[in-house]
RNA sequence: GCGGAAGGAGACGGGGUCGCGGCCGGCCAUCGGCCGGUCCGAGGAAAGUCCGGGCUCCGCAGGACAUGGUGCCGGGUAACGCCCGGGCGCCGCGAGGCGACGGAAAGUGUCACAGAGAGCAGACCGCCGAUGGCGUCCGGUUCGUCCGGCGCACAGGCAAGGGUGAAAGGGUGGGGUAAGAGCCCACCGCGCGCGCCGGAGACGGCCGCGGCACGACAAACCCCACCAGGAGCAAGGCCGAACAGGAGCGAGCGGUCGUCCGCCGCGCAUGAGCUCCGGGUAGGCCGCACGAGGCGUCGGGUGACCGGCGUCCCAGAUAGAUGACCCCCAGGGCUUCGGCCCGGUACAGAACCCGGCUUAUCUCCUUCCGCCGUC
Numbered sequence: 001g002c003g004g005a006a007g008g009a010g011a012c013g014g015g016g017u018c019g020c021g022g023c024c025g026g027c028c029a030u031c032g033g034c035c036g037g038u039c040c041g042a043g044g045a046a047a048g049u050c051c052g053g054g055c056u057c058c059g060c061a062g063g064a065c066a067u068g069g070u071g072c073c074g075g076g077u078a079a080c081g082c083c084c085g086g087g088c089g090c091c092g093c094g095a096g097g098c099g100a101c102g103g104a105a106a107g108u109g110u111c112a113c114a115g116a117g118a119g120c121a122g123a124c125c126g127c128c129g130a131u132g133g134c135g136u137c138c139g140g141u142u143c144g145u146c147c148g149g150c151g152c153a154c155a156g157g158c159a160a161g162g163g164u165g166a167a168a169g170g171g172u173g174g175g176g177u178a179a180g181a182g183c184c185c186a187c188c189g190c191g192c193g194c195g196c197c198g199g200a201g202a203c204g205g206c207c208g209c210g211g212c213a214c215g216a217c218a219a220a221c222c223c224c225a226c227c228a229g230g231a232g233c234a235a236g237g238c239c240g241a242a243c244a245g246g247a248g249c250g251a252g253c254g255g256u257c258g259u260c261c262g263c264c265g266c267g268c269a270u271g272a273g274c275u276c277c278g279g280g281u282a283g284g285c286c287g288c289a290c291g292a293g294g295c296g297u298c299g300g301g302u303g304a305c306c307g308g309c310g311u312c313c314c315a316g317a318u319a320g321a322u323g324a325c326c327c328c329c330a331g332g333g334c335u336u337c338g339g340c341c342c343g344g345u346a347c348a349g350a351a352c353c354c355g356g357c358u359u360a361u362c363u364c365c366u367u368c369c370g371c372c373g374u375c
Stems, first nucleotide, its partner, number of pairs: 001371010013328006020041002022038007043347001047358002050356005055232004067228005072086005087101001088099004102223002107221002109217003124162002126158003131155002133152003137149004170188006189212001190210004195206004236286004245277005252266005293312008331342004
C1' cells in the first nucleotide's frame, strides 16, 4: 500500500425570530378562548410485528389428551426461539464464521432422473475361466472318448477397475488368488464396553473386544424430554348526551328569582308536559408515562450480567405536535492567495410499556489476519 476479520462510538454544534403539542400560572368564561412562562417535546432502528415478558379482562379443584413450539452442555435473565462461556461438526491460508446439533438396532414412509442394481441390492462394460464343458488344434501314449499343452468364453466365478447417481454395503498399503474380495494382516475409520483416567457437564484421551454386522432423510409421520389456558390498550374501568322516530301516562305545563294573587305564553284529545326505548350509542375522562428507567462511580464475574452508593425526571398526540427562516461555527470545494461558493447531510417519524431478533442506513475509531513493496 492492497485485500479481509471482529468490536465499539456518534446521528451533531452555538445563538436569534416565528409557529405547533404537553405541562404550569393568570384572565375571560357555555363548549372553550386569549396571554405569559418552560433546563419538556422522536429513534438507533420509533420499522417488520417475528419471538419473550409486564399489565388488563375472561376461564380455571387437580390431572390428562389434543395442538403448537423448543431440542449439545453450563450459565445469565422477569422471560425467551435472545445473550454469554464451552463442547462437537463443517467452511476459511488466517483473523474468524456458520450449525433445529435428542432418537434412524420401536414402527411407518420416501429415495425422482440416470443406472445392471437404491436396501436384508446388483452385474452393463470389464477381469477370470482354477473346476466342469467344448475343439476339426499341438505333443505324449501303457491306445483308455487316458495325460499334458493351447484355444473358445458354454456352464460358472468375481466385484478390483470403468460407467450411472446426491448416495453403490469403509479407506490406504501389503499378502493372497484363476481372477478377486476384510478372504487375511498393518495403520486409519466405525461399532461395542455401563472398562480406566481427565472434566461440573457436553465431551476428550487411553485400553480391550468385534472384520464391520447397522445407507440417507425426523424444518416426513413418529418416539423421547421440556415449555405453553385464551384474548389483547379497539385490553379494561368511570361519566354520559342531542335530534328524528316509537311506547306508555296524561290535563295541565312554563315564565314572572321563594310563596300566594294577578298578568303573559303554550296546550286541552288535531295531545302541552312527564317517563321509558333509541343508547350505556355519540362523545369525554382514566388506563398513560417513575420504569426489569437513564447517567456517573465503586465492587463481584472470563463474560452475558449482578449488587452498592450518588444523581436526574426524560414526548404523551388522538387524525395525530416535534417545523420554517436568519447569523456564527465545525466540515468540504475552488483559488490569480485578495477572496468566493456549498453548508448540518443517510435510513427514517412515537401511539400501552419493556427485553430481544431481523431488516434499512451515513460517518468515524480501535484491535487483529493475509499478501506485496521498502528499510
Overview: A computed fold for a 375-nucleotide RNA from a Gemmatimonadales bacterium, annotated as Bacterial RNase P class A. The sequence is in RNAcentral, with records from ENA. A source record names the gene rnpB. NCBI's taxonomy places the organism under Bacteria, Pseudomonadati, Gemmatimonadota, Gemmatimonadia, Gemmatimonadales. Of the family's consensus pairs, 90% are formed in the model.